[in-house]
């Protein structure tokens, strides 16, 4: 330099859940709290899982289909990476 593994001491990050914000919803963000994470930092590339506004159907209806919409703390890939050790 790389690949790996470890996480003392120092840090980092934040699940339900609450409260306000947004949005058709799935979810997002903001603060609160911590379930947990050695990448749970980015990234929508493959796969998967959620949502059905609008569209399409069925039509007295009920509901049905569908991402262009989401989730990276679902799994894999690309990208970046630590005060140190092994």
């Nucleotide at each position: 330099c790389g690949a790996u593994u470890c996480g003392c001491c120092a840090g980092g990050c934040a699940a339900a859940c609450c409260a306000c914000c947004u949005g058709a919803a799935a979810g997002g963000g903001u603060g609160g709290g911590g379930c947990g994470c050695a990448a749970a930092a980015c990234u929508a590339u493959g796969g998967g899982u959620c949502u059905a506004a609008a569209g399409c159907u069925a039509a007295c209806a009920a509901g049905g289909c569908u991402a262009u919409g989401a989730c990276c703390g679902c799994c894999a890939g690309g990208u970046u990476g630590c005060a140190g050790g092994g």